The RNA shown here (c-di-GMP-I-GGC riboswitch aptamer) has 93 nucleotides and comes from a Gammaproteobacteria bacterium.

RNA sequence: GCUGUAAAGGGCAAACCCGCCGAAAGGCGGGGACGCAAAGCCACCGGUCUAAGGCUGCUGCACGCAGCAGCUACGAUAGCGGGGUUGCCAGGA
Numbered sequence: 001g002c003u004g005u006a007a008a009g010g011g012c013a014a015a016c017c018c019g020c021c022g023a024a025a026g027g028c029g030g031g032g033a034c035g036c037a038a039a040g041c042c043a044c045c046g047g048u049c050u051a052a053g054g055c056u057g058c059u060g061c062a063c064g065c066a067g068c069a070g071c072u073a074c075g076a077u078a079g080c081g082g083g084g085u086u087g088c089c090a091g092g093a
Stems, first nucleotide, its partner, number of pairs: 002091003011036002016031006034079001040085003044082003047077003053072008
């Protein structure tokens, strides 16, 4: 470096429930296991999700602004795929 059928020691933990954080997507901690050989780590590329803020439009207005709709990532996802990076055990050469 390649492979993960079997073995050993193990590891992680989806949904769901509780608490906290967040506008949300979602995250963190506890419980819990659907799964996972990188389901360890990194938002670089594509995808997906969200839209606080911003922009545009419409409506209302006490003319300060407010409501609604659309678009938007600088937000999120590493358990969507690719890529990068580190690594346990075993196998065969």